[in-house]
RNA sequence: GGCCGGAAACAAGCGCCAGAGCUGCCAUGCAGGGUAGUUGACGAGGUGGAAGUCAUCGAAAAUUCGGCGGAUGCUUCCCAUCCGCGGCACACGGAUGUUAUGAGGUUCCACAAACCCCGCAGGUGACUGCGGUACAAAAGGAAUCCUCCUGUGCUGU
Repeated sequence: GGCCGGAAACAAGCGCCAGAGCUGCCAUGCAGGGUAGUUGACGAGGUGGAAGUCAUCGAAAAUUCGGCGGAUGCUUCCCAUCCGCGGCACACGGAUGUUAUGAGGUUCCACAAACCCCGCAGGUGACUGCGGUACAAAAGGAAUCCUCCUGUGCUGU
């Protein structure tokens, strides 16, 4: 240095649990306790760097409550890419983030998981896991309307 095997790790609606709900057991005896568990965000979308900040979209309706930590959102600065109608450089403006090409309106298109239901498995139980099944919004795509698209220098025709 390579190969083989094993363990840990693997997350970003993510992880955790001291409040709270629920369950088993124990004790107590009408008021609450001990102990061991269990529940506590369903997917879509999303990461140039730093700082700040109660961080997007819908589904569900129930603790998705309450809280801690984290975080790819947003803002500012820096870096980078593209556009600003031949090319290059710089400045300025705008958008974007390495798949880096404007803003706004209208219409259309596409995309999910949980829940519910059905089946299977585990647990005394609360509950958990697996398989099958329907349906979003935003970002995104298409059409159309409207609107915006600078300056200097050098240079090509």